RNA sequence: UGCUCAUCAAGAGGGGCAGAGGGACACGGCCCGACGAAGCCCCGGCAACCCGCCGCGACGACCUCCGCGAGAGACGCGGACGUCGUGCGGCCACGGUGCUAAUUCCGUCCCGUUGCCGAGAGCCGGCGAGCGGGGAAGAUGAGAA
Numbered sequence: 001u002g003c004u005c006a007u008c009a010a011g012a013g014g015g016g017c018a019g020a021g022g023g024a025c026a027c028g029g030c031c032c033g034a035c036g037a038a039g040c041c042c043c044g045g046c047a048a049c050c051c052g053c054c055g056c057g058a059c060g061a062c063c064u065c066c067g068c069g070a071g072a073g074a075c076g077c078g079g080a081c082g083u084c085g086u087g088c089g090g091c092c093a094c095g096g097u098g099c100u101a102a103u104u105c106c107g108u109c110c111c112g113u114u115g116c117c118g119a120g121a122g123c124c125g126g127c128g129a130g131c132g133g134g135g136a137a138g139a140u141g142a143g144a145a
Stems, first nucleotide, its partner, number of pairs: 003143006013043005021032003026108004044100003049096002052091005058086005064080006104137001109134006115127004
């Protein structure tokens, strides 16, 4: 850097240095910022992705054993203990990350719906509008290459 999967409406700020920008990109909005932006450092905090622990009449694989079949072996069917993996639920917060204004700040593309406009009831067409859903893009984690 690209790929796969999951999540993205909740949550959590003080200090020091610094000195004008920042909210990913483009455009349009709307915000934050000299009562101090970005960035760096310190100390807190939030959360629970990974790690760790527990449970499950869930699923799968394997080992061993038992029963049944003429049934010793092999095979088939059924069952039990155990181990591992997956899934679900719970606990933890030492460790690896992450995060700590505003929904990922909002919109942009598609669909539905409501509204408005058109002579305009219906059909139809249009619309910097509202609401809902889905994409795209992005962020974070985990995994494989």

The RNA shown here (SAM riboswitch aptamer (S box leader)) has 145 nucleotides and comes from Nocardioides mesophilus. Its Rfam family is "SAM riboswitch aptamer (S box leader)". Rfam links the family to the GO term regulation of gene expression. About the family: The SAM riboswitch is found upstream of a number of genes which code for proteins involved in methionine or cysteine biosynthesis in Gram-positive bacteria. Lineage of the source: Bacteria > Bacillati > Actinomycetes > Propionibacteriales > Nocardioides. The model forms 94% of the base pairs in the Rfam consensus.